Predicted 3D model of a 92-nucleotide RNA (c-di-GMP-I riboswitch aptamer). Rfam family: c-di-GMP-I riboswitch aptamer. Rfam describes the family as follows. GEMM was predicted in a large-scale screen for bacterial structured RNA regulatory elements. Its mean pLDDT, the model's own confidence on a scale to 100, is 87. It was read from a public genome assembly, where an Rfam model found it.
């Protein structure tokens, strides 16, 4: 340097759920809590998925606007897969 993670050791992260807060929502932050994780560190770059405030189209109505429906990411997920970058321990 590369590969591997059955075993050892030391550390780390923290799903669901609960509380508070932020957000239109998806979701996020903090605290509690541990299902799991050898990159569950990091980057929304590709794919995928979620949401649809705003926007566009359309329908209805009392034509003021309102409501419904469809589409839409500039929003979100790296604990969805791939990829970029970085890193701990061991190799019995």
């Nucleotide at each position: 340097a590369u590969a591997u993670g059955c075993a050892a050791a030391u550390a780390g992260c923290a799903a669901a759920c609960c509380a508070u807060c932020c957000g239109a929502a998806a979701g996020g932050a903090u605290g509690g809590g541990a299902c799991g994780c050898a990159a569950a560190g990091c980057c929304a770059g590709g794919u995928a998925u979620c949401u649809a405030a705003g926007g566009u189209a359309u329908a209805u109505c009392c034509u003021a606007g309102a409501u419904g429906u469809a589409c839409u990411a500039a929003g979100a997920u790296c604990g969805a897969c791939c990829g970029a970058c970085u890193g701990c321990c061991a190799u019995g």